Predicted 3D model of a 496-nucleotide part of an RNA (small-subunit ribosomal RNA, 5' domain) from an uncultured bacterium. Its Rfam family is "Bacterial small subunit ribosomal RNA". Rfam links the family to the GO terms structural constituent of ribosome and ribosome. Its mean pLDDT, the model's own confidence on a scale to 100, is 83.

Context: one part of a larger RNA
RNA sequence: GAACGAACGCUGGCGGCAGGCUUAACACAUGCAAGUCGAACGCCCCGCAAGGGGAGUGGCAGACGGGUGAGUAACGCGUGGGAAUCUACCUAGUUCUACGGAGCAACACAGGGAAACUUGUGCUAAUACCGUAUACGCCCUACGGGGGAAAGAUUUAUCGGAAUUAGAUGAGCCCGCGUAAGAUUAGCUAGUUGGUGGGGUAAUGGCCUACCAAGGCGACGAUCUUUAGCUGGUCUGAGAGGAUGAUCAGCCACACUGGGACUGAGACACGGCCCAGACUCCUACGGGAGGCAGCAGUGGGGAAUUUUGGACAAUGGGCGCAAGCCUGAUCCAGCAAUGCCGCGUGAGUGAAGAAGGCCUUCGGGUUGUAAAGCUCUUUUGUCAGGGAAGAAACGGUUGAGGCUAAUACCCUUAGCUAAUGACGGUACCUGAAGAAUAAGCACCGGCUAACUACGUGCCAGCAGCCGCGGUAAUACGUAGGGUGCGAGCGUUAAUC
Numbered sequence: 001g002a003a004c005g006a007a008c009g010c011u012g013g014c015g016g017c018a019g020g021c022u023u024a025a026c027a028c029a030u031g032c033a034a035g036u037c038g039a040a041c042g043c044c045c046c047g048c049a050a051g052g053g054g055a056g057u058g059g060c061a062g063a064c065g066g067g068u069g070a071g072u073a074a075c076g077c078g079u080g081g082g083a084a085u086c087u088a089c090c091u092a093g094u095u096c097u098a099c100g101g102a103g104c105a106a107c108a109c110a111g112g113g114a115a116a117c118u119u120g121u122g123c124u125a126a127u128a129c130c131g132u133a134u135a136c137g138c139c140c141u142a143c144g145g146g147g148g149a150a151a152g153a154u155u156u157a158u159c160g161g162a163a164u165u166a167g168a169u170g171a172g173c174c175c176g177c178g179u180a181a182g183a184u185u186a187g188c189u190a191g192u193u194g195g196u197g198g199g200g201u202a203a204u205g206g207c208c209u210a211c212c213a214a215g216g217c218g219a220c221g222a223u224c225u226u227u228a229g230c231u232g233g234u235c236u237g238a239g240a241g242g243a244u245g246a247u248c249a250g251c252c253a254c255a256c257u258g259g260g261a262c263u264g265a266g267a268c269a270c271g272g273c274c275c276a277g278a279c280u281c282c283u284a285c286g287g288g289a290g291g292c293a294g295c296a297g298u299g300g301g302g303a304a305u306u307u308u309g310g311a312c313a314a315u316g317g318g319c320g321c322a323a324g325c326c327u328g329a330u331c332c333a334g335c336a337a338u339g340c341c342g343c344g345u346g347a348g349u350g351a352a353g354a355a356g357g358c359c360u361u362c363g364g365g366u367u368g369u370a371a372a373g374c375u376c377u378u379u380u381g382u383c384a385g386g387g388a389a390g391a392a393a394c395g396g397u398u399g400a401g402g403c404u405a406a407u408a409c410c411c412u413u414a415g416c417u418a419a420u421g422a423c424g425g426u427a428c429c430u431g432a433a434g435a436a437u438a439a440g441c442a443c444c445g446g447c448u449a450a451c452u453a454c455g456u457g458c459c460a461g462c463a464g465c466c467g468c469g470g471u472a473a474u475a476c477g478u479a480g481g482g483u484g485c486g487a488g489c490g491u492u493a494a495u496c
Stems, first nucleotide, its partner, number of pairs: 001496002006492005013343006020335001021301001026299003030296003035060003040057002043054004067254003076179007085171002090167008098132004107122006138147003152159003180226003187217003192214008229251004233244004256277005279290004307333001309332003315329001316327004346376004356367004382432005390423001395417008440485005445466003451480005461468002
């Protein structure tokens, strides 16, 4: 000098953009943060009906999005390769979608319990469950053969269902190289290293198991200990390098602590389940409930970090044929000069060089064109009026094309067109009055731009280094003057 997720002191007018618990992965009151589908199904309620509402069965989604960095020195990450794999929804193709069956919720009745909840009996539907048939392709095969599927709904044309092939997307696995410090850590290893058979997985593999062999790693640093999420990047620097990994983006790991599996295309699952533990809460003492490292917010810790706000209008996501519903993702607003950038606090004229202050050799000098005065302007602020873009998709309608028996529907496409804005009466524009509403902070011995007076008297104090202060201190304190930066200015911490 630069830079900062900064803090502290003094000061503080406005706007745009960005960022805002770096500490206790400490504990959490309260609200919200994941639902949706009646075009899968039976039932209950309201209603004359149309229609609407409710819990339940069922489907899809809850594996995304959002948070945090505790753990991890590792194929975790980065980069470049690889073969033994899976992939819901989506796209393209091929072939099917036949015939039957048994139950269980809801509901009704009867109980148990303080509650959470739960038991028995009876009834019922389905795109829930099961069986049979069929099998181009699919799987297994000793090549003889064997095995395996489906689901319907309604507004009658669509939405679906099953098998399989290919793609796309996503994911799992393996390897080369790179990836902190310590030798005051020198030996480490028994599923350990390899083989065979078997098991297991979507898949390779000591991943697991039985047997066999005795290997494997290590001064090119094994093992152990400490520290740490990694990267694109960021800061600095002429560069090489050094430091760093907030915000944004990619990957990983975690979800009170530890363990486990279930469901599923996908989890060993933040707002799912089970067990154990610590903690908190309820209890009729028998037993139950909970998990903010989601968004706000509270206590605590700390030098220190915001609102228990608005809206789904846009973008995106889930469900749904759709209308739509949900969305603390997101978009906005609020708070604090936290940072960067921009603007303003007036402009011109004005010498009697006013008054006052300070200094003085008492002549004067300086503050100083500074003020006053005169003439203008009106950014910002105040008031008044006007007032956006962000919103065109979906929808409606009129054509054309396709599908079709069809001028129904439906699909594609072109034109026209209604509605939809949280922000917000915001940005912006116009007008009115009026210099009116707006300057501080640090420093002035040298380094280093900027000097005098008074007070103090090795005291009080200053200080980044050198050093100032013991009676004329440009170094302490105050004043005047000056210098630097300016809505900021200084100080402090760590970095280059």